Large-subunit ribosomal RNA, domain II from Nocardioides agariphilus, 718 nucleotides, folded computationally.
[in-house]
Context: one part of a larger RNA
RNA sequence: GCCUGCGAGUUUGUGUUGUGUUGCGAGGUUAACCCGUGUGGGGGAGCCGUAGCGAAAGCGAGUCCUAAUAGGGCGUUGAGUAGCAUGAUCAAGACCCGAAGCGGAGUGAUCUAUCCAUGGGCAGGUUGAAGCGACGGUAAGACGUCGUGGAGGACCGAACCCACCUAGGUUGAAAACUGGGGGGAUGACCUGUGGAUAGGGGUGAAAGGCCAAUCAAACUCCGUGAUAGCUGGUUCUCCCCGAAAUGCAUUUAGGUGCAGCGUUGCGUGUUUCUUGCCGGAGGUAGAGCACUGGAUAGCCGAUGGGCCCGACCAGGUUACUGACGUUAGCCAAACUCCGAAUGCCGGUAAGUGAGAGCGUGGCAGUGAGACUGCGGGGGAUAAGCUCCGUAGUCGAGAGGGAAACAGCCCAGACCAUCAGCUAAGGCCCCUAAGCGGUGACUAAGUGGAAAAGGAUGUGGAGUCGCAGUGACAACCAGGAGGUUGGCUUGGAAGCAGCCACCCUUGAAAGAGUGCGUAAUAGCUCACUGGUCAAGUGAUUCCGCGCCGACAAUGUAGCGGGGCUCAAGUCAUCCGCCGAAGCUAUGGCAUCCACACGAUACCCAAGCCGCCUCCUUGUGGGGUUGGUUCAGGGGUGUGGGUGGGUAGGGGAGCGUCGUGUCGCCGGUGAAGGUUCGGAGUGAUCCAGGGCUGGAGGCGACACGAGUGAGAAUGCAGGC
Numbered sequence: 001g002c003c004u005g006c007g008a009g010u011u012u013g014u015g016u017u018g019u020g021u022u023g024c025g026a027g028g029u030u031a032a033c034c035c036g037u038g039u040g041g042g043g044g045a046g047c048c049g050u051a052g053c054g055a056a057a058g059c060g061a062g063u064c065c066u067a068a069u070a071g072g073g074c075g076u077u078g079a080g081u082a083g084c085a086u087g088a089u090c091a092a093g094a095c096c097c098g099a100a101g102c103g104g105a106g107u108g109a110u111c112u113a114u115c116c117a118u119g120g121g122c123a124g125g126u127u128g129a130a131g132c133g134a135c136g137g138u139a140a141g142a143c144g145u146c147g148u149g150g151a152g153g154a155c156c157g158a159a160c161c162c163a164c165c166u167a168g169g170u171u172g173a174a175a176a177c178u179g180g181g182g183g184g185a186u187g188a189c190c191u192g193u194g195g196a197u198a199g200g201g202g203u204g205a206a207a208g209g210c211c212a213a214u215c216a217a218a219c220u221c222c223g224u225g226a227u228a229g230c231u232g233g234u235u236c237u238c239c240c241c242g243a244a245a246u247g248c249a250u251u252u253a254g255g256u257g258c259a260g261c262g263u264u265g266c267g268u269g270u271u272u273c274u275u276g277c278c279g280g281a282g283g284u285a286g287a288g289c290a291c292u293g294g295a296u297a298g299c300c301g302a303u304g305g306g307c308c309c310g311a312c313c314a315g316g317u318u319a320c321u322g323a324c325g326u327u328a329g330c331c332a333a334a335c336u337c338c339g340a341a342u343g344c345c346g347g348u349a350a351g352u353g354a355g356a357g358c359g360u361g362g363c364a365g366u367g368a369g370a371c372u373g374c375g376g377g378g379g380a381u382a383a384g385c386u387c388c389g390u391a392g393u394c395g396a397g398a399g400g401g402a403a404a405c406a407g408c409c410c411a412g413a414c415c416a417u418c419a420g421c422u423a424a425g426g427c428c429c430c431u432a433a434g435c436g437g438u439g440a441c442u443a444a445g446u447g448g449a450a451a452a453g454g455a456u457g458u459g460g461a462g463u464c465g466c467a468g469u470g471a472c473a474a475c476c477a478g479g480a481g482g483u484u485g486g487c488u489u490g491g492a493a494g495c496a497g498c499c500a501c502c503c504u505u506g507a508a509a510g511a512g513u514g515c516g517u518a519a520u521a522g523c524u525c526a527c528u529g530g531u532c533a534a535g536u537g538a539u540u541c542c543g544c545g546c547c548g549a550c551a552a553u554g555u556a557g558c559g560g561g562g563c564u565c566a567a568g569u570c571a572u573c574c575g576c577c578g579a580a581g582c583u584a585u586g587g588c589a590u591c592c593a594c595a596c597g598a599u600a601c602c603c604a605a606g607c608c609g610c611c612u613c614c615u616u617g618u619g620g621g622g623u624u625g626g627u628u629c630a631g632g633g634g635u636g637u638g639g640g641u642g643g644g645u646a647g648g649g650g651a652g653c654g655u656c657g658u659g660u661c662g663c664c665g666g667u668g669a670a671g672g673u674u675c676g677g678a679g680u681g682a683u684c685c686a687g688g689g690c691u692g693g694a695g696g697c698g699a700c701a702c703g704a705g706u707g708a709g710a711a712u713g714c715a716g717g718c
Stems, first nucleotide, its partner, number of pairs: 001718006011092003015089010027048003033042003052059002062074004095233002098230001102223006113197009122187001124156003127152001131148006160184003164181005199215001201211003236652006246259005260366002262363007271356001273351008286338001287336002292332003296328004304320001305318004369394010399410003414587004419583003425577003428561003434574001436573006447563001453547002457544010474531005480504003485499003510525001514523002588642009601633001603631001605628004609623005614617001653707001655704010671691005676685003
């Protein structure tokens, strides 16, 4: 890992509260227990209901507050109760598995820590302390030398003990080892045997170390199914509906309570929604500057300052300041003289009438949301950012398109069909359908990423000049004189700089457009004539292009091939393709409405008939009877609906067992295997074959250890 088996909403409670159903009904019901064995009879204690209000005394269809006959609160206009089944809830382990832990009682020092008692061990070699002796030395010493001697947590180094380095090993030979080196090796040494200390305790030359491969509190059992607002898992089918990711509160933020939104029963019966009309509230967008503030320029010029004048009062003046006013132009979420569109509220009419609205009871889930468009706040008018509002989609939504792509575009999947029409999007090939028509544009593979900015790209529409009295470009020629204008300067002669910018001759020529010189000179331009010959300049707007344009595996910014009067772009026209959309045909289910009850059945009710009982009444009970209306299942017709997570509701299949009835079985039960068939499905089955060898099945009820793919599930097998 696979296979097989096991594996999770249960049980108790005369609990609480709904729903269904049954009995009795202003009543309902017994419990313990007794008699007893008939699921019989007794037992009325108790409980619930029939009356409430008040804290209570208490009063009572009322009562309490109160001075109140005021006002208000809670009540009063009768349905309950006891079983059974079931939804939920409460108390319990309470759907299952899962902690780390806490407490109690015990077991451990054969590992290891320290200690006690008693034993054992340490090859060989080296050094040579004290002491002692001899000699020297001295007054005597001290001291020196040579011997002797054999000290030391002394030295080297095996056994022994340790574990510093390195290599290997790392599903190992080994749950700590092996190889090669290393440290201690007469000592605080090593070691055998026996013994002592025990869990908030021991022991510790102290590392929170060690206390049996376990230690910041050992191990075993018990409390114990501790608790887990957390994670995981939770087993058959079909049908109907179908959410939320919000508000408020929370030692609250991944939990919970109430509300909102879902479902289901009952009630109400168009109250809902849409559109038109009518009537309202409002201060947003925009706009404006009348207020509050901000802010620009001009005019005016108070006040203040400077200067002059001045005994004081004054006065004059000002390239300073600049209020107020005025003119023009602006800005504002917390400005408004104004002011929409939508939206909202009410009325009314019409339409729709649908899983509309509202009320109330049972049961929930949700309370992490995401993106896109629009209106905003925060941020940087950043973010696949964050926080609101509003609409949509996803969530819980399949199908078609966007190459691929939850949230974008189209469109909401009951089933079947080798039928048709369309949406978005497409129609050269991949690839279904047009290399369709008309008229333009683009030359950049623009299309098929990007800005400020730049440019005789190119097409279109204008405006203003010049032009056969000859323009623009090119070429030929002129481009002069006063004058080297004045000033400045060393110089300044058109051309460093300052000022002025005239006059003359002329077809024209600036007191000079640029280059140049130290300054001149020189070249050139403006301007003019000639040659030539028909358009030539400036500017505005629009369409499509160009540059700006640099990244890491390989083209790689059309999905690819490939595309240029397109297969690109714009406008327009005609076709076609294209989805689970719509249509066609057939079928299933569900809801509503109507009809039928004709053949048939059931329930309840009424009436008639019959039987029976008594307290004799249109009384109670029973009935194989007859009949009637309404209701239910049923059938038919018409219309609507049938995506779906959490979740609510409904209907079923299957397993094991019990009861009743009916069946099968050695002429072969169950089970296994195989062929075939039926049902929307869970599933079921006729008739055969083989196997098997003793029980099994159907209907109706009842009761559950009742359905497996997941839980790092458990056990076994492979």
NCBI's taxonomy places the organism under Bacteria, Bacillati, Actinomycetota, Nocardioidaceae, Nocardioides.